A computed fold for a 71-nucleotide RNA from Dallia pectoralis, annotated as transfer RNA. Its Rfam family is "tRNA". The family's RNA type in Rfam is transfer RNA. Gene Ontology term of the family: triplet codon-amino acid adaptor activity. The sequence is in RNAcentral, with records from ENA.
[in-house]
């Protein structure tokens, strides 16, 4: 300086253009003397900016970190 991957919830990871999921963490509640497991539930995110499209986590472009390649 060139290529190529990845970026989604607190941590691991799914998501095939049209409901944004799940495991484990937290919190409520039940359950026990109590604690744990347990069992019900709640809260919680698409790095950022733009473009295509009726519609965008998903295409397309950039930017910014990370990780591999090649010089």
């Nucleotide at each position: 300086g060139g290529a190529g991957u990845g970026u989604u919830a607190g941590c691991u990871u799914a998501g095939a253009g049209g409901g944004a999921a799940a495991g484990c963490a937290a919190c409520u509640g039940c359950c026990u003397u109590a604690c744990a497991a347990g069992c019900a539930g709640u809260a919680g995110a698409c790095c950022g900016g733009g473009g295509u499209u009726c519609g965008a986590g998903u295409c397309c472009c950039u930017c910014a970190c990370a990780c591999u390649c090649c010089a």